Molecule: transfer RNA
Organism: Acetatifactor sp.
RNA sequence: GCUUCGUUAGGCAAAUUGGUUACGCCACAGGCCUCUCAAGCCUGAGAUGCUAGGUUCGAAUCCGGCACGAAGUA
Numbered sequence: 001g002c003u004u005c006g007u008u009a010g011g012c013a014a015a016u017u018g019g020u021u022a023c024g025c026c027a028c029a030g031g032c033c034u035c036u037c038a039a040g041c042c043u044g045a046g047a048u049g050c051u052a053g054g055u056u057c058g059a060a061u062c063c064g065g066c067a068c069g070a071a072g073u074a
Stems, first nucleotide, its partner, number of pairs: 001073007010026003019057001028044005049066003053063002
């Protein structure tokens, strides 16, 4: 250099092969409970790597470009 794969919240991770409000666990904040803490229960905030690029009625998903990472290869 080329080919393939990957990038979703502080960490991990799903989305049935395009469809209404992006699922869940841990962590975090508030509350209930308790003499207090932990545990348990309830509630809440937070994310689709970037693109005023494309396709589509509709894109995390398909296509292009860019960035980063992994594997393979002369």